[in-house]
This is a predicted structure of a 104-nucleotide RNA (SAM riboswitch aptamer (S box leader)). The model forms 97% of the base pairs in the Rfam consensus. Its mean pLDDT, the model's own confidence on a scale to 100, is 77. Its Rfam family is "SAM riboswitch aptamer (S box leader)". Gene Ontology term of the family: regulation of gene expression.
RNA sequence: UCGUUAUCAAGAAAGGUUGAGGGAUUAGACCCUGUGAAACCUUAGCAACCCUCCUUUGGAGAAGGUGCUACAUUCUACUGCGCCCUGGCGUGGAUAGAUAACAU
Numbered sequence: 001u002c003g004u005u006a007u008c009a010a011g012a013a014a015g016g017u018u019g020a021g022g023g024a025u026u027a028g029a030c031c032c033u034g035u036g037a038a039a040c041c042u043u044a045g046c047a048a049c050c051c052u053c054c055u056u057u058g059g060a061g062a063a064g065g066u067g068c069u070a071c072a073u074u075c076u077a078c079u080g081c082g083c084c085c086u087g088g089c090g091u092g093g094a095u096a097g098a099u100a101a102c103a104u
Stems, first nucleotide, its partner, number of pairs: 003102006013043005021032003026077004044069003049065002051061004073096001078093007
């Protein structure tokens, strides 16, 4: 890098360095941001995929490996259905993406 499987509910931030962007990507919209973005560091926390333990269809834990700590996979784009009536609303799917485990 590519592939398979599972989840995409909820949860959890302070400080320091720095200084203009950020919310995955393309376009548009929307939102956050000098009352400090992103990144890095320190400390703390959340969760429970791997993991540990037990009385193993289950339960408990958090030492370790990852991950995460604005809001939301933010909405629209491709598509099915329903409603209103001619581009809107609602709902589902696909695609794409994120994380983990495994495999190549």